[in-house]
RNA sequence: GAACUGGAGAGUUUGAUUCUGGCUCAGAUUGAACGCUGGCGGCGUGCUUAACACAUGCAAGUCGAACGCGAAAGGGGCUUCGGCCCUGAGUAAAGUGGCGCACGGGUGAGUAACGCGUGGAUAAUCUGCCCUUAUGAUCGGGAUAACAGUUGGAAACGGCUGCUAAUACCGGAUACGCUCAAGAUGAACUUUUUGAGGAAAGAUGGCCUCUGCUUGCAUGCUAUCGCGUAAGGAUGAGUCCGCGUCCCAUUAGCUUGUUGGCGGGGUAACGGCCCACCAAGGCAACGAUGGGUAGCCGAUUUGAGAGGAUGAUCGGCCACACUGGAACUGAAACACGGUCCAGACUCCUACGGGAGGCAGCAGUGGGGAAUAUUGCGCAAUGGGCGAAAGCCUGACGCAGCGACGCCGCGUGAGGGAUGAAGGUUUUCGGAUCGUAAACCUCUGUCAGAAGGGAAGAAACUACGUUGUGCUAAUCAGCAGCGUACUGACGGUACCUUCAAAGGAAGCACCGGCUAACUCCGUGCCAGCAGCCGCGGUAAUACGGAGGGUGCAAGCGUUAAUCGGAAUUACUGGGCGUAAAGCGCACGUAGGCUGUAGUGUAAGUCAGGGGUGAAAUCCCACGGCUCAACCGUGGAACUGCCUUUGAUACUGCACAACUUGAAUCCGGGAGAGGGUGGCGGAAUUCCAGGUGUAGGAGUGAAAUCCGUAGAUAUCUGGAGGAACAUCAGUGGCGAAGGCGGCCACCUGGACCGGUAUUGACGCUGAGGUGCGAAAGCGUGGGGAGCAAACAGGAUUAGAUACCCUGGUAGUCCACGCUGUAAACGAUGGAUGCUAGAUGUCGGGGAGUAUUCUUCGGUGUCGUAGUUAACGCGUUAAGCAUCCCGCCUGGGGAGUACGGUCGCAAGGCUGAAACUCAAAGAAAUUGACGGGGGCCCGCACAAGCGGUGGAGUAUGUGGUUUAAUUCGAUGCAACGCGAAGAACCUUACCUAGGUUUGACAUCCACGGAACCCUCCCGAAAAGGAGGGGUGCCCUUCGGGGAGCCGUGAGACAGGUGCUGCAUGGCUGUCGUCAGCUCGUGUCGUGAGAUGUUGGGUUAAGUCCCGCAACGAGCGCAACCCCUAUGGAUAGUUGCCAGCAAGUAAUGUUGGGCACUCUAUUCAGACUGCCCGGGUUAACCGGGAGGAAGGUGGGGACGACGUCAAGUCAUCAUGGCCCUUACGCCUAGGGCUACACACGUACUACAAUGGCGCGCACAAAGGGGAGCGAGACCGCGAGGUGGAGCCAAUCCCAAAAAACGCGUCCCAGUCCGGAUUGCAGUCUGCAACUCGACUGCAUGAAGUUGGAAUCGCUAGUAAUUCGAGAUCAGCAUGCUCGGGUGAAUGCGUUCCCGGGCCUUGUACACACCGCCCGUCACACCACGAAAGUCGGUUUUACCCGAAGCCGGUGAGCCAACCAGCAAUGGAGGCAGCCGUCUACGGUAGGGCCGAUGAUUGGGGUGAAGUCGUAACAAGGUAGCCGUAGGGGAACCUGCGGCUGGAUCACCUCCUUU
Repeated sequence: GAACUGGAGAGUUUGAUUCUGGCUCAGAUUGAACGCUGGCGGCGUGCUUAACACAUGCAAGUCGAACGCGAAAGGGGCUUCGGCCCUGAGUAAAGUGGCGCACGGGUGAGUAACGCGUGGAUAAUCUGCCCUUAUGAUCGGGAUAACAGUUGGAAACGGCUGCUAAUACCGGAUACGCUCAAGAUGAACUUUUUGAGGAAAGAUGGCCUCUGCUUGCAUGCUAUCGCGUAAGGAUGAGUCCGCGUCCCAUUAGCUUGUUGGCGGGGUAACGGCCCACCAAGGCAACGAUGGGUAGCCGAUUUGAGAGGAUGAUCGGCCACACUGGAACUGAAACACGGUCCAGACUCCUACGGGAGGCAGCAGUGGGGAAUAUUGCGCAAUGGGCGAAAGCCUGACGCAGCGACGCCGCGUGAGGGAUGAAGGUUUUCGGAUCGUAAACCUCUGUCAGAAGGGAAGAAACUACGUUGUGCUAAUCAGCAGCGUACUGACGGUACCUUCAAAGGAAGCACCGGCUAACUCCGUGCCAGCAGCCGCGGUAAUACGGAGGGUGCAAGCGUUAAUCGGAAUUACUGGGCGUAAAGCGCACGUAGGCUGUAGUGUAAGUCAGGGGUGAAAUCCCACGGCUCAACCGUGGAACUGCCUUUGAUACUGCACAACUUGAAUCCGGGAGAGGGUGGCGGAAUUCCAGGUGUAGGAGUGAAAUCCGUAGAUAUCUGGAGGAACAUCAGUGGCGAAGGCGGCCACCUGGACCGGUAUUGACGCUGAGGUGCGAAAGCGUGGGGAGCAAACAGGAUUAGAUACCCUGGUAGUCCACGCUGUAAACGAUGGAUGCUAGAUGUCGGGGAGUAUUCUUCGGUGUCGUAGUUAACGCGUUAAGCAUCCCGCCUGGGGAGUACGGUCGCAAGGCUGAAACUCAAAGAAAUUGACGGGGGCCCGCACAAGCGGUGGAGUAUGUGGUUUAAUUCGAUGCAACGCGAAGAACCUUACCUAGGUUUGACAUCCACGGAACCCUCCCGAAAAGGAGGGGUGCCCUUCGGGGAGCCGUGAGACAGGUGCUGCAUGGCUGUCGUCAGCUCGUGUCGUGAGAUGUUGGGUUAAGUCCCGCAACGAGCGCAACCCCUAUGGAUAGUUGCCAGCAAGUAAUGUUGGGCACUCUAUUCAGACUGCCCGGGUUAACCGGGAGGAAGGUGGGGACGACGUCAAGUCAUCAUGGCCCUUACGCCUAGGGCUACACACGUACUACAAUGGCGCGCACAAAGGGGAGCGAGACCGCGAGGUGGAGCCAAUCCCAAAAAACGCGUCCCAGUCCGGAUUGCAGUCUGCAACUCGACUGCAUGAAGUUGGAAUCGCUAGUAAUUCGAGAUCAGCAUGCUCGGGUGAAUGCGUUCCCGGGCCUUGUACACACCGCCCGUCACACCACGAAAGUCGGUUUUACCCGAAGCCGGUGAGCCAACCAGCAAUGGAGGCAGCCGUCUACGGUAGGGCCGAUGAUUGGGGUGAAGUCGUAACAAGGUAGCCGUAGGGGAACCUGCGGCUGGAUCACCUCCUUU
C1' cells in the first nucleotide's frame, strides 16, 4: 500500500403509428445426457433413477506387562519300532477379563420439527480415555468359563457332571471438602452443627536402604503403568428459551393428559415425561388444525444490487441402517457390519428346525438418457488396542477407467507468383480457393527411442553418547547428538542425447435478430424452423457443392437455473377508455393520526466488548516452468447478544392548547323517507239516447269490430293505474332512487352567531344493513300495457321486425332473491396548485349598474399531467393515510368443492389443452341501405332505337379428323381480322425432308443463268442440252457476288409462362386532381399548405389563414372551321370589254369576285349598366362575322385493375431437335338442335312505284382510273380519247322538288328463300365469291320484362368516297345534303369530385364475421360402479420387552446357627399395565379406471342461415324472464361504449 469497480438490448400484433401486453432470442452456469469428432499433460470430479435385490472378497479389533490353559507340522536325538525326549513354544488357536466396537465410513427414506441456523440459559445436568491437586489402595470370601468326561441335534447350537485362575464377582474395615436426613442462620444464594451411608487391584522392570525368610528372593524398597475417593480443568454430550425457516383457506376451527395446580413416581437432569386428585382451561385470521412437498446450514449459481434458484463434491448439525416394535450393556446407543420379537423376502435342511441384511470399499443383476476397478499400500496423515515392538484400518495415500469440468501445450516457422494444376463461378474479360500448395531455408514443444534420476522420510524403535532427573542408589523417564532401519505411487516427476515436419483438426453456422453468399437440384413435394417465418420453376431460409464466419480438442443439440423480465415492481409497476375501484353505506379488529411541553429510552443513532468454526469469495505475498491447483497472512462474513452514551423523530406515561371533530342557539331551501286521506284529466267497460254503414289498421293489406246497429256524439255509472302543463346539464338522497294536493311522524345537509368539550379523528379485512328491473311464495287487485301463445301479413323461409287479439306480469300487503353498461366505466379522507362564465340555497356590503363570502351543481380553460383521447380547485395535477382490485388471449366467471337460496340462481373460483397474439388511443385510406355541397345525356323533359321478324356478322355451346389461337362485366362478343375459295394458316389428314425454307463461318467444285424430257396430286426425284460475264494481275493466279456438295458449330419453333419482362394499349377519365422543398404543429404515423368564405368547365381565380413557394395535371401555346385584309393568279374564276357557238370561260383578255394557299388581323370580360366584399366573378347591353374556354380535333397528371397482348415486335427462363422444325396436296377455320351481342332491311301513304328535274363535299387513279362511241334487258363486253391529274377519269350524288298512280290490304308494303339462265375476277368459285335477268314471294301489321344513344348544324334521315383488296362490305373510317324536339329541375337511379361522420374493413363491403349441424383428432367434467393408496373412530387379538405384583419351584458369596436349617437378597414361572404386527365394522381424503353422457379446443374450399362491425339495413349492449334449428327474438328496467335531423340550454368571439 490492497481487499472499492458498476446497470446495453433485439424480433414479433398494424397499411403505417404510439402505447399496453404476452411470446421468443443474444449472456452466464451444470454431478449432466445425446450427435459428430478426438493429440498430450496437470488438477478436480463421476447412480441426480430402484432407501430395488444382492453372489464373492475385504471394511474392528487389540492386549500374555490382567488370568487359567495350551497344540500341531517341521527339525534334532533315542528306540525294544509300540513309541519317547528336546526343539518348535509358553508359539498358534480358543476361553475368562480389560479397552475399543456410540469413532471413522455410507445414505437422505423419514422429518415443516427447537430438526436446522443464530444468539442465549443450564442456580435443572452428565462427561470413559486426557490434564492438575489432594488422598487412599486394608482384611477376607465364594464361584465360574476354558478344560475333562458324558450326552442331544442333520446343522446352528446345546444339556448334565466334575476341576480351576484373575485387574472377573462378593463381604467387612477406614474415609474427606462426597451423598442423605435433622436442626440453626438467612429474602435468596449460602454458611454451620450433629447423625447415618458409601471405595479400591493389581501388573511389570530394577534394586537390597528398611522389613521377612534368609544370601538372593520376596508380600520389602523403588520406578513405571494400572486401581479407588474427592475437588477442579479440558473435551464431548443432554435439556430449555428468543428470533428466523416452502406451498394450499377450494384445509376454519383444533384439543381431554388436553391447559394449569397439589402430591408422588421416574430421569444424569427441568418438565403431564408418567400417575392419583382438583380446577376448566389451552391454541387459532400475526393462520391453529389438516393436506402437499422437503433433510437444514456454511455455501453454490445467477444478478449492478436487492433478490431468485439450488443444497453434488468439501465442512458443521440432524435422521436412518431390510420394514415395524423393544429393551440390554455401557461414560455415552435404544446401537449400519450387537441382542430379542413380529412381518416381507432370500438361502440351507435329514422337514424336526436353522441362517441372512453392501444407504462401508470393490463388484453383480435390475431400473435408467446416464455415472468408474471384484486394483496397490499402510510409505505418509489420522484412528483403535498395547508399556512397547507391533497388529488392525476399502478411513486414508496412490494407481486404473470416462474430453464429465477447469487450466496449459501442440498439430510447425520464415521465404516462395508462371498468381501452377485442379475445384467453384463468370458479364467469358476474369474472379476466387491463394503464399495456400509445390519448391527452398530452418526449429524441435508433445508423442517415440536410449541413458540418468529425485523430493515426498520425519518419527517410533534399537544401539552408542551428553545433559537433566527420582531414589538409599541404579534403572526408568525427559531433552539433545550420532549410527542403523522404513516408498504403495514408481524407474514416476525432472534432466540429457538421438531421429524426424515426420504421428496429431474438427464441429456448428451463413434470411432478420446475428458475424458470414454464390451455383446446382427440388417445385407447398421432400424438407427446415428458437421467434418472425421459408418451400406452389429463377429459394443467400430445403438438399449438395464452392466460398465465408465463429469457436477449437472440442463443437453443436437437448434438459435445467438465474438474467434480460421494471413480466409480482422493497429497491422498482399499475387500476376513466388497454387487465384492474367492492352497487352503496354503517362499523369491529388492524393501520395511520393536529399544536406546544416534561419524563422515559422500547424503536432509532454512536462508541466499546463477545460471537459470527474451518473451507469458499476478495486482497497481498509465496509454491508447482505458467495457469488451473495449493500454501501463509489479511480483509470480509452486511447478522445476533451485551454494555455505555445521545434524544431530533416514532413509541409509552403525565399534564396542557384549539385550528381537526362534536355539541348549543337562530334561520331559510328541498320530487329525502314512512303512514293516512282527498282531487281532476284521460283510457277501458256497463246502461240509456241520437244516428247509419262503415270502423280500425298499414309501406300496402289482411286477420279484427259492425245492420243482433259498430265508429261518431250526448247523459249517467263502475273500476284500476298513472299524475300533462309548471319542468330547468333545477332540487333532495350514501347508493338504488324520489314528481298531483293535504295532514301527521321522521332523517340529513346548508347559512349566521356567541358559548361548550378538548384530538373525542380518518380508513376499514371479516361482519351488518340498504339495494332498479326481472323473478319466486301466500293472499288480494286487475283499467291500460304486455313476455308466452293464437291469428293476419312480409319473405326463398320469417319460430322476427309490422298488424289484430291476448295470459303471467306490471299495482297492493307480508316474506324471499341480491343482481345491472348498479357508470363519472373515475374507492374514501385531508392539505396545496391561474382564472373566466352560468345556475341553485344562504350571509354581508352597496343600493343604481354591481361587488364579496360559504356550500352545491354545469361549461371553457392556465400550470401540470396523459400512450393518446382527454382531465384540469367537483383532477385523471402535486403529496400523505387506509381499503379493494390487476398481471397475455381463449378455455371461463366454466368445472369440482364449499356456502347462501323455495327455485331460478348468487358468492367464492381452478386446471388440462390451445394461440402468438388478444387489446387501447390516434393516423391515412376505403366503405356506409350516414350527412352536407357540387358535377355528368346520371335522372327528368324529349327524339330515335335495341329486345319481337328475316338476313348479315361476332361469341357461347354442341359437333368434328380439324372446326387453329387469343379477347370474357362496364373496359370480350361487325374485337386482333383495313377484307379465310388456293395462298393467308398457326389446325386436321396424307405424302415427303433433316445443317435444313432463312443467317454466319470452313473445305471442295462450278461462274451465274437458260431450255427440254420422264415419274408424281404436288413437293420432290431422275436424265439431257446450251452457256462464261465483272475487278486486279508479275498472266502463274487472286478477289467480290452467286450456285451446288460435305462436316459441324448452329439454324428453326404462331411450343409454355403477359403471374419473370420491355414496348404498346384499354379503363377510371379530359375526372380535377396528384405531389414536393423549406417552415410550423404532433412522442409518432402524420397534419398544415390542398381546409374555410365566395367563384369557376377547372386545386379557375379572389379574399382570409402558420404558412411561404414550387412541380406534374387544368387553361393557353398546335391543327381544322367561322370574318376580314395583304400577297399570288394556273389547271381555278368571269364583273366589265371584245370574238364565237345550238350550248358551255369556248377564245382574246382580266384577277374585281368566288376559290386556292401562305401570312396577318380579330375576342381580351376590352367598353357600359346592375349585383357582388371597392375582389374574383355573375346577369344584362352596345359594338362585332364571332362573346364570355365561339365550334371541333390532337393532347390523358400521380396512380388503379398481377387489366390485355410471349400470336405484331423484342426478351429472361423452361421445352422440341430425322421434330413441337421445314416442304407439298386436299380438307378445316364457312359445321348447326340452340342461346346472346352488334348491325342491315322492313312492317309502309311524312310511303311504294313510274316519269321529269336540281344542288355537294371529301377522296382515289399507272399491273391504274378509263370518257365519248357501239353491242347486250342487265351484270357486262368491244374499243380506246384523255389523265402521273385544281386540267382527264371514277362521277350518277341521294333524299329533296314537280307530275302521275296505288287507297290500308300481308297489299303495287316487305323482300327472305328457292329454281332457271348469265356476267366478272381468278391456276381454280363443289365444299366456299360478288353481281345480273326472269320466276318464286317466307317471317313481319311497330315488338313483354328490360334496355341503349343523343342538348345543335346535334339527333334523325340521305347519298358520296376511301383503306384492305385479283375478286368479295349490311362492317370500319372519312365527307357533305336535308335538318328537329326537349331541358321544370336535382327528390330519386348510376358514376364522379370536395368536406364531414361512424367503422371490429386495409386482399380495403365482391370486406369482416356469428352460432347450430355433419366429419376427424385432442385434453377435461359427470357417471351405475370397480380397483388402489393414505388417514381415522370403535372394538377384538396381543409377540418380545421394561415396569408392577406374586413367586408353594430354584439359588455359592452376607447374617444367625455345631449342624440341619432359617433369614436377608435374588432367579425361573405365573398374573397384570403399556404395546408392535394382525383382525372386524364404519367413516374422511386422494388417485386410477368405467358402458354412456356433457360442453370445450383445433382442423381443407362441408351444410343452414346473416346475429354483430356503417343508422350493418329492427341502433347496440347489460341484468333478468319466456320462447325458438341456429345465430337469436320478445317483454321489463338500465347504459351510450348510438348514427342522423330538429329543438332547448350553456360556452366562446364580435